[in-house]
C1' cells in the first nucleotide's frame, strides 16, 4: 500500500509549550486569539486483539487492562440509490478504527 471481516445515535479533559488554523476530500454548517492544529505531562473513556474465570457442539457471559484506538458536534450533515406518511428512514459509496491476509 492493497484485500477481507467487524463496528459507528453511547462514552471520556486538565495543565504546559507554541501561535493560526482545524473539522479526510467537495459543498454546507461549525470550532477557533475566551488560543485552533501540533507536541509534552497527567488523567480518563471504551473493550477490537490479548490474559483470567465459568459454560458450551458452536456461540456467548463475567472480569482485568498488556497491544491498539479514542476524549466538540451521529463518521457534524449532505452527495449516489431506494421506501414512504415528503419529512424522515434504510442501503450503497467514501473515510475511520480494530483484527487478519498478501
Nucleotide at each position: 500500500a492493497a484485500c477481507u471481516u467487524a463496528u459507528g445515535a453511547a462514552g471520556a479533559a486538565a495543565g504546559g509549550a507554541u501561535g493560526a488554523g482545524g473539522g479526510a476530500a467537495u459543498g454546507g454548517c461549525c470550532c477557533u486569539u475566551u488560543g485552533a492544529c501540533u507536541c509534552c505531562u497527567u488523567g480518563g473513556c471504551a473493550a477490537c486483539c490479548u490474559g483470567u474465570u465459568c459454560a458450551u457442539c458452536a456461540u456467548a457471559a463475567a472480569u482485568a487492562a498488556g497491544g491498539u484506538g479514542c476524549c466538540a458536534a451521529u463518521u457534524c450533515c449532505a452527495g449516489c440509490g431506494g421506501a414512504u406518511g415528503u419529512a424522515u428512514c434504510c442501503g450503497a459509496u467514501a473515510g475511520a478504527u480494530a483484527a487478519g491476509u498478501u